[in-house]
RNA sequence: GUCUUAUCAAGAGCGGCGGAGGGACAGGCCCUGCGAAGCCCGGCAACCUGCAUACGCAAGGUGCUAAUUCCGAGGAGAUGAGAU
Repeated sequence: GUCUUAUCAAGAGCGGCGGAGGGACAGGCCCUGCGAAGCCCGGCAACCUGCAUACGCAAGGUGCUAAUUCCGAGGAGAUGAGAU
């Protein structure tokens, strides 16, 4: 990269560095110098995992941490797990 499959209405910062963009994509509607992206720290607990039987706890792997995947067309996208 491709294929299969599950999920996408819950949850999570009044922190530090940074310094102008960001929300995937037409269009819309929004966020943003009362500080965007990114990085660090913190946090959450969806899947895997552990405990060993639990609508639980943990937080090791991945992920996530404005708005229903922000709305919205889709044979779309994202993430996990598996296969190749």
Molecule: SAM riboswitch aptamer (S box leader)